Description:
Predicted 3D model of an 88-nucleotide RNA (c-di-GMP-I riboswitch aptamer) from Neobacillus cucumis. It matches the Rfam family "c-di-GMP-I riboswitch aptamer". Its family is annotated with cyclic-di-GMP binding in the Gene Ontology. About the family: GEMM was predicted in a large-scale screen for bacterial structured RNA regulatory elements.
RNA sequence: AUCCGAUAAUGGCAAACCUGGGGAAAUCCAGGGACGCAAAGCUAUAGGGGCUACCAUCAUUUUAUGAUCAUGCCAGCCAGUUGCCGAA
Numbered sequence: 001a002u003c004c005g006a007u008a009a010u011g012g013c014a015a016a017c018c019u020g021g022g023g024a025a026a027u028c029c030a031g032g033g034a035c036g037c038a039a040a041g042c043u044a045u046a047g048g049g050g051c052u053a054c055c056a057u058c059a060u061u062u063u064a065u066g067a068u069c070a071u072g073c074c075a076g077c078c079a080g081u082u083g084c085c086g087a088a
Stems, first nucleotide, its partner, number of pairs: 004086002012037002017032006035076001041081003047078002049074003056068005
């Protein structure tokens, strides 16, 4: 140094849920709260994957229902990248 990851040290993040707010939705923000996390740091026009569908288009049909669509999202799905600590 690489791999690796302790019932180590120092610290960190915060799922569900609740409250308030933004949004058509997915989902996001703030506070509370901890299921977990060694990258649960960062990256989402140009890796893969997933979610949503206001608008738009099409169909049905009768003004609503269905289908398609990312330009909207997800990094706590994989991936890429940077990085703290050091027992075996």